[in-house]
């Protein structure tokens, strides 16, 4: 450094339900746990959605790419 344990000690939080902000995809708080080693941050590239559609959005829990990051057992 790869790389990730029937390891420790954390951590994040899908559906669904409330309240909320948006036309809408979505967002935000609060409950919740399907999962998750980058589900920590970024819309650069592909992709899917949406719209008051021809240029604005959304989605980082779709996939890659960039940045940084805890742990430490086998190879």
């Nucleotide at each position: 450094g790869u790389c990730g344990a029937a390891a420790a000690g954390g951590g994040c939080a899908a559906a669904c339900c409330c309240c909320u902000c948006g036309u809408g995809a979505g967002g935000g708080g609060g409950g919740g746990a399907c999962g998750c080693a980058a589900a920590g941050c970024u819309a650069c590239g592909g992709a899917a959605c949406u719209c008051c559609c021809a240029g604005a959005g959304u989605u980082a829990g779709c996939c890659g790419g960039g940045c940084c990051g805890c742990c430490g057992a086998a190879a």
Overview
The RNA shown here (c-di-GMP-I-GGC riboswitch aptamer) has 75 nucleotides and comes from an Acidimicrobiaceae bacterium. The sequence was found by an Rfam model in a public genome assembly. Its Rfam family is "c-di-GMP-I-GGC riboswitch aptamer". Its family is annotated with cyclic-di-GMP binding in the Gene Ontology.